The RNA shown here (transfer RNA) has 72 nucleotides and comes from Dermatophagoides pteronyssinus. The prediction has a mean pLDDT of 83. Its Rfam family is "tRNA". It is annotated as a transfer RNA. Rfam describes the family as follows. Transfer RNA (tRNA) molecules are approximately 80 nucleotides in length.
[in-house]
RNA sequence: GGGGAUGUAUUUCAGUGGUAGAAAGUCUGCUUCGCAUGCAGAAGGUCAUGGGUUCGAAUCCCAUCAUCUCCA
Numbered sequence: 001g002g003g004g005a006u007g008u009a010u011u012u013c014a015g016u017g018g019u020a021g022a023a024a025g026u027c028u029g030c031u032u033c034g035c036a037u038g039c040a041g042a043a044g045g046u047c048a049u050g051g052g053u054u055c056g057a058a059u060c061c062c063a064u065c066a067u068c069u070c071c072a
C1' cells in the first nucleotide's frame, strides 16, 4: 500500500426494513438473627461517525474512524 471481517446497555451477545432485546453484572424490595441462594421490580442505549435511499433504517448503499486478520 491492497483485500476481508467486526463495531448494539457495564460485560458477552441476539436482533436480515415497522415499539431496541436476552443473559450475567449494578441498585431497591421480599425472604433470613445475619450472609448466600431464591423471588419481584428498577436504572442503564446519540445501535462507531457522517451522508444517501425509503412513508419508515441497528438493518440497504457510500465515505471515514477504530480493532482483528490475510497478501505484499
Base pairs, nucleotide, nucleotide: 001071002070003069004068005067006066007065010024011023012022013021018055026042027041028040029039030038048064049063050062051061052060
The RNAcentral record of the sequence draws on Ensembl Metazoa.